Context: one part of a larger RNA
RNA sequence: CCCAAAAGUAGACGGUAAGACCCUAUGCACCUUUACUAUAGCUUGAUAUUGAAAAAAAUUAGUAAAUGUAUAGGAUAAGUGGGAGUUAAGCCCCUUUACUUUAGUAAAAAGGCUUUGCAAUCUUGAAAUACCACUCUUUUACUAAAAUUUUUCUAACCUUUUUUUAUUUUUAUGGUAAAACAUUGAAAUAGAGGAACAGUUUCAAGUGGGUAGUUUGACUGGGGCGGUCGCCUCCUAAAGAGUAACGGAGGCGUACGAAGGUAAUCUCAAACUGGUCAGAAAUCAGUUGUAGAGCAUAAUGGUAAAAGAUUGCUUGACUGUUAGACUUACAAGUCGAGCAGAGACGAAAGUCGGUCAUAAUGACCCGGGAGUUCUAUGUGGAAAGACUCUCGCUCAACGGAUCAAAGGUACGCUAGGGAUAACAGGCUGAUGACUUCCAAGAGCUCAUAUCGACGAAGUCGUUUGGCACCUCGAUGUCGACUCAUCGCAUCCUGGAGCUGAAGAUGGUUCCAAGGGUUCGGCUGUUCGCCGAUGAAAGCGGUACGUGAGUUGGGUUUAGUACGUUGAGAAACAGUACGGAUCCUAUCUUUUUUGGG
Repeated sequence: CCCAAAAGUAGACGGUAAGACCCUAUGCACCUUUACUAUAGCUUGAUAUUGAAAAAAAUUAGUAAAUGUAUAGGAUAAGUGGGAGUUAAGCCCCUUUACUUUAGUAAAAAGGCUUUGCAAUCUUGAAAUACCACUCUUUUACUAAAAUUUUUCUAACCUUUUUUUAUUUUUAUGGUAAAACAUUGAAAUAGAGGAACAGUUUCAAGUGGGUAGUUUGACUGGGGCGGUCGCCUCCUAAAGAGUAACGGAGGCGUACGAAGGUAAUCUCAAACUGGUCAGAAAUCAGUUGUAGAGCAUAAUGGUAAAAGAUUGCUUGACUGUUAGACUUACAAGUCGAGCAGAGACGAAAGUCGGUCAUAAUGACCCGGGAGUUCUAUGUGGAAAGACUCUCGCUCAACGGAUCAAAGGUACGCUAGGGAUAACAGGCUGAUGACUUCCAAGAGCUCAUAUCGACGAAGUCGUUUGGCACCUCGAUGUCGACUCAUCGCAUCCUGGAGCUGAAGAUGGUUCCAAGGGUUCGGCUGUUCGCCGAUGAAAGCGGUACGUGAGUUGGGUUUAGUACGUUGAGAAACAGUACGGAUCCUAUCUUUUUUGGG
């Protein structure tokens, strides 16, 4: 070196199971609820089945009677209108009717006289219940209608298990030659009880996780929490345009009938000088004054022959149309000469289709308003639609899925993803560890025996991170046990330099990895604290070495409980008890043995 056997299990990101953690899906399933929308059920009301009688009676209408206190005022003035006389008693006269033999008596109507009460007068917004008419507020009585309530009835309808039941029909069993008969069940009628209620039908309202169907956004240096989502200005932006980030700064969701149009006139801010009250600063005069002002508001650009300021007149903050451009995936957005109409201002030329410009916003559908007269379902109309103008959306997740929508899952499932997290690796090295430089200072004096601020430069890849590059058709995760191997920035042992090294014991630095580097208590612990030894009880790497070697105490399934949070399902780097650890070794590698 080759072959073989036995053994071990470090690797073949070994085998097994299209990862259960995490994310994604306009996936699924269950569960919850003050998510949305339905719905069973329940409640209430009406209706039909549903009839009879009595009483009470809201309310409405009619008749009659009453009723009305602000203040002032004779005084308890309801309102309006008409309006000069009117009411009661007595007497006289005339006519008619009834009774009566006549005389006479009674009643009704008209007229005259006397007396009594009240009027126009004073107060009042309004004057007489002097009189008449029509009404209002409130109350009472009667009449009519009558909701509704209560009571009673029986014939609808309902109940009738046991018991006294009764009759008829009938099922089953026993029995009989067939019957009769016995037991049992059902139905109907009668009787009894209830009763127009209940029950049931239809409709409406309410309630309704009891049940069902669904929804529950995206961006995102993983996801969640937080933040953001449309428009405008600047920087980033690399001297045309455009240009990203959870890059850096700010604004908007309006305002204005003048802050628009036009014509004319003017020039600002500030400083200096002078000037009554008047001061740093008020108003006035002069000089200087390229904008240091103003332009409604953010920023940027622009602007003094105005876009700024003042004044006059005004409504072009027009109707119809549009060549041509800018911008641009589309849809949108922007500029715009000209023509026609009717105007404003200006002597005119001319200017004017909002505002110095850039923000101040919302598609389609649906619905409302005004107009046009285009269509008009046999014809004429109409309804309805079309066209023009216009109104209604924090549709703000702002190119807007619906008129209408929140959560839990550790009981979970599926499709996928290393497009994306947790372990490990990789890159980086902020943080960390270590080293070096400078040397202010401490060290009685003296920077450097020793310590070393403020700073500077590195090394390492053991911390915490950042990134998200292999792995999600699986790379098993902390600690312990076992077995180790390497580095040296050395804990001990060895050798040196300096010392603020007398000796002893030390301090610090250099060389050095050969060997060594303990046993216990607590805790799942690594770590740490404590006890006892020892020369010392080193720091690290090895997938935080090592689970196809062990364990399974912790973490991290399903069960249960406490505290807390939540309305709840449930949740908690909070706690507690319990909870499955598979693999017969093909190759490489390692050990031993045998043979060549």